[in-house]
RNA sequence: GCCCCUGUAGCUCAGUGGUAGAGCGUUCGCAUGGUAAGCGAGAGGUCUCGGGUUCAAUCCCCGACAGGGGCU
Numbered sequence: 001g002c003c004c005c006u007g008u009a010g011c012u013c014a015g016u017g018g019u020a021g022a023g024c025g026u027u028c029g030c031a032u033g034g035u036a037a038g039c040g041a042g043a044g045g046u047c048u049c050g051g052g053u054u055c056a057a058u059c060c061c062c063g064a065c066a067g068g069g070g071c072u
Stems, first nucleotide, its partner, number of pairs: 001071007010024004018055001026042005048064005
């Protein structure tokens, strides 16, 4: 220098056009003589950024940035 993949909650990831989800973690409660486990409820996201297409974009297209891999 060229090519490919990835970027979504604190962490690991799903979601491939129609109001954004799970597990773990976290907060509160229940329960216990008490703790852990267990059970119930909640909080937490400008979906990396800019532009385009569309009635509508996390999703499709272009560019930028960041991470990873390959070739030379």

Description
This is a predicted structure of a 72-nucleotide RNA (transfer RNA) from a Candidatus Micrarchaeaceae archaeon. NCBI's taxonomy places the organism under Archaea, Nanobdellati, Candidatus Micrarchaeia, Candidatus Micrarchaeales, Candidatus Micrarchaeaceae. Its Rfam family is "tRNA". The family's RNA type in Rfam is transfer RNA. Rfam's curators write: Transfer RNA (tRNA) molecules are approximately 80 nucleotides in length. The coordinates come from a structure-prediction model, not an experiment, and the mean pLDDT is 82.